RNA sequence: UGAUGAUCUCAGGGCGGGGUGAAAGUCCCCACCGGCGGUAAAUGGGGGAAGCUCCACAAGCCCGCGAGCGCUCUUCAUCGAUGAUGAGGAGGUCAGCAGAUUCGGUGCGAUUCCGAAGCCGACGGUCAUAGUCCGGAUGAAAGAGAUCGGUU
Numbered sequence: 001u002g003a004u005g006a007u008c009u010c011a012g013g014g015c016g017g018g019g020u021g022a023a024a025g026u027c028c029c030c031a032c033c034g035g036c037g038g039u040a041a042a043u044g045g046g047g048g049a050a051g052c053u054c055c056a057c058a059a060g061c062c063c064g065c066g067a068g069c070g071c072u073c074u075u076c077a078u079c080g081a082u083g084a085u086g087a088g089g090a091g092g093u094c095a096g097c098a099g100a101u102u103c104g105g106u107g108c109g110a111u112u113c114c115g116a117a118g119c120c121g122a123c124g125g126u127c128a129u130a131g132u133c134c135g136g137a138u139g140a141a142a143g144a145g146a147u148c149g150g151u152u
Base pairs, nucleotide, nucleotide: 004149005148006147007146008145009144010143016030017029018028019027031132032131033121034120035065036064037063038062043056044055045054046053047052060119061118068097069096070094071091072090073089074088075087076086077085078084079083101117102116103115104114105113123135124134125133
């Protein structure tokens, strides 16, 4: 200063068919998937005579967040040593990789509804290039919930 604190639990989905080839769940054609919080006019439910109002739920590409890589700091080891490489640890705004949407309709109002057509997806591995396979990961985590305590 003045309202939160502790513990525990939970917390990501997806290659099916065909083609080429020595080899592809990696390429090509057709498929399939969409974390967390916010926002809201679908939809469902409650209240009201009504205007209206309350609750639940609703966005991959609107706003923000998360893991990964990078970056910075740091420990150890090695080497050809103001550094490089390898293996760990810490930070989290530093935000670079790092992301992606338009058109039509309705309407006072929609990048959110309805319709259509598009687009996006860490790092390492691999007989061949991966959102979908394997690995770090029985990890971490945005956050969600429960219990106990505290304040009023």
FMN riboswitch aptamer (RFN element) from Microvirga puerhi, 152 nucleotides, folded computationally.
Its Rfam family is "FMN riboswitch aptamer (RFN element)". The family has 146 seed sequences and 6,230 matches in Rfam 15.1.
The sequence was found by an Rfam model in a public genome assembly.